[in-house]
């Protein structure tokens, strides 16, 4: 010099909950409110899990079954971008 680990220090974000909205649901926006995350920034590319309106078949039936276009970046991965970094 450079690479791997991240202590400290400035911060950031925000589970569960809960109140209004929105959606068929899943969930998700805004406020409040931390149990947590060193990428818990960000993008649905892969793959996994939801949910099943609309189609599809079944049926007395509101019913059973499929089926993402939905949805989940705080499931994994991956891609792209970021603060300061001792031993």
């Nucleotide at each position: 010099g450079g690479g791997u680990c991240g202590a400290a220090a400035a911060g950031g974000c925000a589970a569960a909950u809960u109140c209004u909205g929105c959606g068929a649901a899943a969930g998700u926006a805004g406020g409040g409110g931390a149990a947590g995350c060193a990428a818990a920034g960000u993008u649905a590319c892969u793959g996994g899990u939801c949910u099943a309106a609309c189609g599809a078949g079944c049926a007395a039936a509101u019913u059973c079954c499929u089926c993402a276009u939905g949805a989940u970046g705080g499931c994994a991965g991956a891609g792209c971008u970021g603060c300061c970094a001792g031993a």
c-di-GMP-I riboswitch aptamer from Nitrosomonas sp., 87 nucleotides, folded computationally. Lineage of the source: Bacteria > Pseudomonadota > Betaproteobacteria > Nitrosomonadaceae > Nitrosomonas. Its Rfam family is "c-di-GMP-I riboswitch aptamer". Gene Ontology term of the family: cyclic-di-GMP binding.